[in-house]
Molecule: c-di-GMP-I riboswitch aptamer
Organism: Cohnella xylanilytica
Formats: sequence, C1' cells, structure tokens
RNA sequence: AAGGGCAAACUUGCCGAAAGGCAAGGACGCAAAGCCACAGGGUCUAAUGUUCGCGGGAACGAUGACAGCCUGGCCGCCGGA
Repeated sequence: AAGGGCAAACUUGCCGAAAGGCAAGGACGCAAAGCCACAGGGUCUAAUGUUCGCGGGAACGAUGACAGCCUGGCCGCCGGA
C1' cells in the first nucleotide's frame, strides 16, 4: 500500500427512578473507540436511605453509571521492516 474493524450526535423501539444501557438506522471521530469501574483519580445520576420542612419540596448520599475523561492493568488483527 491493500484487506478489514469500531461508531459520537441524532432518530425509533425496549429496559431503568435517573444517569445510562441494549438493538436497528446513522457517522463525529478512533490505531486498541477491544476488555477491566473490586487499580487510582475524575465526571454524571440520586432510587432505597438520612436530615430538614405543616406541605409542595430541599439538602446529603453510590450500593447505580461512564473504558469515546486521564493514568494504569490484561489481551490482541492485517501488512511492512
């Protein structure tokens, strides 16, 4: 070089309290945008709970989520040298 891979926003459906996830469509990007959230930091949500309030409600709070936020760990395709 060539062959190939993944798929942001957005749309639809389903799940979820939410954040978000899954599937299909779709491509902003990605050379690990493969995996790990029980490695560390960060971010998002706030149901159960606690506190406050006469009340509508408010605050706190991860046990929930993000690996396409950073560092780290594990594993790895094609070609060249």